[in-house]
RNA sequence: GGAUCAUUAGUGUAGAGGCCUAUCACGUCUCCCUGUCACGGAGAAGACCACGGGUUCGAAUCCCGUAUGAUCCG
Numbered sequence: 001g002g003a004u005c006a007u008u009a010g011u012g013u014a015g016a017g018g019c020c021u022a023u024c025a026c027g028u029c030u031c032c033c034u035g036u037c038a039c040g041g042a043g044a045a046g047a048c049c050a051c052g053g054g055u056u057c058g059a060a061u062c063c064c065g066u067a068u069g070a071u072c073c074g
Base pairs, nucleotide, nucleotide: 001073002072003071004070005069006068007067010026011025012024018057028044029043030042031041032040050066051065052064053063054062
């Protein structure tokens, strides 16, 4: 330098054009339980989907570019 793949709450993930201001788990917070902690039960907050454009009536989802990371080739 070229190719491919990935990027979504603090962490790991689901999602395949409209029902997604978005799923689940762990974590965090509140309440209950307990003499206390842990465990267990109930609930809540937290990502405008890496960034910028484009396509479309409509984009986390399709296309292009950029950035970062991984793998392969030279």
The prediction has a mean pLDDT of 83. Predicted 3D model of a 74-nucleotide RNA (transfer RNA) from a Bacilli bacterium. It matches the Rfam family "tRNA". About the family: Transfer RNA (tRNA) molecules are approximately 80 nucleotides in length. Rfam classes the family as a transfer RNA. It was read from a public genome assembly. NCBI's taxonomy places the organism under Bacteria, Bacillati, Bacillota, Bacilli.